Predicted 3D model of a 73-nucleotide RNA (transfer RNA) from a Candidatus Micrarchaeia archaeon. It matches the Rfam family "tRNA". By type it is a transfer RNA. The source organism's lineage runs through Archaea, Nanobdellati, Microcaldota and Candidatus Micrarchaeia. The RNAcentral record of the sequence draws on ENA. Model confidence (mean pLDDT): 82 of 100.

RNA sequence: GGGCCCAUGGUCUAGCGGUUAUGACGUCCGCCUUACACGCGGGAGAUCGUCGGUUCAAUCCCGGCUGGGCCCA
Numbered sequence: 001g002g003g004c005c006c007a008u009g010g011u012c013u014a015g016c017g018g019u020u021a022u023g024a025c026g027u028c029c030g031c032c033u034u035a036c037a038c039g040c041g042g043g044a045g046a047u048c049g050u051c052g053g054u055u056c057a058a059u060c061c062c063g064g065c066u067g068g069g070c071c072c073a
Base pairs, nucleotide, nucleotide: 001072002071003070004069005068006067007066010025011024012023018056027043028042029041030040031039049065050064051063052062053061
């Protein structure tokens, strides 16, 4: 330098163009316990990397950029 793939709460992850973006772990509160852990109930937490485009409507489709991974040279 060329090609391909990926980017979603703190971490990992689901998500056919159209209700309120899914779950697990973690975290916070409550119940349970003498207490802790486990267990149970509940809550908070995401401008879906960024900038544009297409569309009535974009996490989803297209392009640029940024970052990461793999391959080729």